[in-house]
Context: one part of a larger RNA
RNA sequence: GCCUGCGAGUUAGUGGCAUGUGGCGAGGUUAACCCGUGGGGGGUAGCCGUAGCGAAAGCGAGUCUGAAGAGGGCGUUGAGUUGCAUGUUCUAGACCCGAAGCGGGGUGAUCUACCCAUGGCCAGGGUGAAGCACGUGUAAGAGCGUGUGGAGGCCCGAACCCACUUCAGUUGAAAAUGGAGGGGAUGAGUUGUGGGUAGGGGUGAAAGGCCAAUCAAACUCCGUGAUAGCUGGUUCUCCCCGAAAUGCAUUUAGGUGCAGCGUUGUGUGGUUCCUUGCGGAGGUAGAGCGACUGGAUGGCUGAUGGGCCCUACCGGGUUACUGACGUCAGCCAAACUCCGAAUGCCGUAAGGGUAGAGCAUGGCAGUGAGACUGCGGGGGAUAAGCUUCGUAGUCGAGAGGGAAACAGCCCAGACCGCCGGUUAAGGUCCCUGAGUGUGUGCUAAGUGGGAAAGGAUGUGGAGCUGCCCUGACAACCAGGAGGUUGGCUUAGAAGCAGCCAUCCUUGAAAGAGUGCGUAAUAGCUCACUGGUCAAGUGGUUCCGCGCCGACAAUGUAGCGGGGCUUAAGCACACCACCGAAACCGCGGAUAUCCACCAUCAACCCACGCAUAGUUUGUUCUGUGUGCAGGGGGUGGGUGUGGUAGGGGAGCGUCCCAUCUGGGGUGAAGCCAUCGUGUGAAUGUGUGGUGGACUGGAUGGGAGUGAGAAUGCAGGC
Repeated sequence: GCCUGCGAGUUAGUGGCAUGUGGCGAGGUUAACCCGUGGGGGGUAGCCGUAGCGAAAGCGAGUCUGAAGAGGGCGUUGAGUUGCAUGUUCUAGACCCGAAGCGGGGUGAUCUACCCAUGGCCAGGGUGAAGCACGUGUAAGAGCGUGUGGAGGCCCGAACCCACUUCAGUUGAAAAUGGAGGGGAUGAGUUGUGGGUAGGGGUGAAAGGCCAAUCAAACUCCGUGAUAGCUGGUUCUCCCCGAAAUGCAUUUAGGUGCAGCGUUGUGUGGUUCCUUGCGGAGGUAGAGCGACUGGAUGGCUGAUGGGCCCUACCGGGUUACUGACGUCAGCCAAACUCCGAAUGCCGUAAGGGUAGAGCAUGGCAGUGAGACUGCGGGGGAUAAGCUUCGUAGUCGAGAGGGAAACAGCCCAGACCGCCGGUUAAGGUCCCUGAGUGUGUGCUAAGUGGGAAAGGAUGUGGAGCUGCCCUGACAACCAGGAGGUUGGCUUAGAAGCAGCCAUCCUUGAAAGAGUGCGUAAUAGCUCACUGGUCAAGUGGUUCCGCGCCGACAAUGUAGCGGGGCUUAAGCACACCACCGAAACCGCGGAUAUCCACCAUCAACCCACGCAUAGUUUGUUCUGUGUGCAGGGGGUGGGUGUGGUAGGGGAGCGUCCCAUCUGGGGUGAAGCCAUCGUGUGAAUGUGUGGUGGACUGGAUGGGAGUGAGAAUGCAGGC
């Protein structure tokens, strides 16, 4: 991992509430217990109801408050009670499994820590302390030397003890080992045997270490099914409806209470909804501010104040300072408003419509983590697949088609069947269903098929405008002069470093000079003019489509691919076609509503008989008739996606009771096969196997349905 079996809403209480269904009914009912045994009889204590109000005394269809014949509160207009079943709740382990832990009683020091008693063990080699002897030395000493001696938590190194490094091992040879090195090795050494200390306790040269592979409180049994607002799991089918992720509160934020939203029963019945008309409230968008509160730009005027000058004082003059008020022009505002919509909201009338609409009330819930997209805002950086509100949609709980793939985007809401048809979004060269469709343009960038500020004689279109056959633009030929080297400055300044001025003349035209150039001149050139040529040539604004800007890591890789250029790209217009579970057609099922018929009947389903047709076939169909049992029937409208969840109807398993069947001429079970039913399922079907039980109907009772729980046990 697979297979098989087991595996989770149970039981109790004369508990509470509700629904369904019985009994009795102004009453209903027993409990303990007794008799009897047949699921029967007794038992009236008690409980609920028949009257309430008040804290109570108490009064009573009233009562309490109160001074009150006031007002107000609660009552009075009569249905309960008791079984059974179901839903839910309370108390209990209370749907099942799951802690870490807490408390109590015991068991452990054969591992290990320390201690006690009594024993054992430490090859070999080295160093050579004290002391002693002799010698030397001295006045005597001290000292020195040579021997002797054999000390030491001394040295080297086996056994023994330890475990520092590294390699291997790491589903190991081993639940701590192996290899190679390493440290101690007469000591605070090591070891045998026996004994002692016990769980908030021991022991500890101290690491929270060790106390039997377990230690920040051992193990075992019990309290115990501890508790778990947490995670996981929770077993057959079909039908109807169908949410929420919000508000308030919370030692509350992943929990819960109440409300909101769902379902179901009862009651009410047009109240709900939509459109239109009419009547309202309002201060948003916008706009405005010479209407307030504030902000804020420029001009004019210029009070006040300052500076300067005159002045003994009074005062006067002046000012490129300041700048009020006023005025002109142009602005800004969520917490500004002289104004002011559209929507939305409220009321009312009419019309439409019947939506599983509204309202009230009882039973049962779930939800209270929401997500994205469009629009209106706040926070943020007018960032985020960000966050937080409002509003609408979708997902959630929604399948199908499109967007290559893609919960939240676009189209569209799947009852079932069909080898029928029409469309939506989106598409129609090939992959790939459908146009190599029509008409007119645009694009040359593979733009299309990613991007900005900014840049550019890209190209198409529409305007405005300058010059132009009295000859423009471009090109070529020629001229481009004189006063003059203008004045100043300067070493120089001659058109051309710089400053000032920028005239006059000759002329077709020629600047006191547009660039290059020189030390300064010179030289080249331009403006300007004539000629040749010959018809357009410049500027500017707007619009369409393009270009540059454009750099990333496996491999083209920013059309899904191939590939596409009067397109298979873009714009406009048009005609066809494809395309979904949408819509239509045909057949069928089911829920609900309405109408009609019926309640004795008719019709449908099973069987028998007769008859007609038909078939390979006593196979099928129609008609008539008989009979047992069961179901109201027919037609029409509308609906039938669905998680949490509510409601309804059923299937199957085991056992019991009653009735009725099958079985050695072969039961159940198993294998194969053929049928039936919308499904759970089912037919003692047929064949085989098997060898003794078992089916149907009605009613009752449950250890009643398995794929999941890192489920449990077994097998492979």
RNAcentral holds the full RNA, with entries from ENA. Predicted 3D model of a 716-nucleotide part of an RNA (large-subunit ribosomal RNA, domain II) from Actinomycetaceae bacterium L2_0104. Its Rfam family is "Bacterial large subunit ribosomal RNA".